A computed fold for a 128-nucleotide RNA from a Chloroflexota bacterium, annotated as c-di-AMP riboswitch aptamer (ydaO/yuaA leader).
It matches the Rfam family "c-di-AMP riboswitch aptamer (ydaO/yuaA leader)". Gene Ontology terms of the family: cyclic-di-AMP binding and regulation of gene expression.
The coordinates come from a structure-prediction model, not an experiment, and the mean pLDDT is 77.
Taxonomically the source falls in Chloroflexota (Bacteria, Bacillati).
RNA sequence: CGUUCUCGGUGGCCGAACCUCCUCUCGAGGACGGGGGACCCGAUCCCUGGGGCGAACCGCGAACCGACCGCGGCGGCGAACCCACGCCGAGCCCGACAGCUCACCUCGCAGGCCCAGCGGGCGCUUCG
Numbered sequence: 001c002g003u004u005c006u007c008g009g010u011g012g013c014c015g016a017a018c019c020u021c022c023u024c025u026c027g028a029g030g031a032c033g034g035g036g037g038a039c040c041c042g043a044u045c046c047c048u049g050g051g052g053c054g055a056a057c058c059g060c061g062a063a064c065c066g067a068c069c070g071c072g073g074c075g076g077c078g079a080a081c082c083c084a085c086g087c088c089g090a091g092c093c094c095g096a097c098a099g100c101u102c103a104c105c106u107c108g109c110a111g112g113c114c115c116a117g118c119g120g121g122c123g124c125u126u127c128g
Base pairs, nucleotide, nucleotide: 011114012113013112014111018030019029020028021027032108033107034106035105036104041099049097050094051093052092053091057073058072059071060070061069074089075088076087077086078085081121082120083119
């Protein structure tokens, strides 16, 4: 001098995963999110079981499937929004069982990440 790393503060990103209180490692309440669960309606699938969370799925190509790879469609994310551009399309769970669903019941409230911009456009508000 620079900076990998570490601690604290601050500002953000994905996500429901935030806030308040408390006896402050427990727990409680609110917000947000998920599941189960009638009448009515819907449902006929055959065991190659079925189902849930999530954007994370569908089709084509190559020896049978899968994986990998490529293309297309579709879905999601990137400091309001649109276009552009870029990135992602995983993983986990239930355990023979669940369509929708009033009342009602129940669960979660984590984890991970941050050196980029210096493209265009539309619009809102305030002040002079």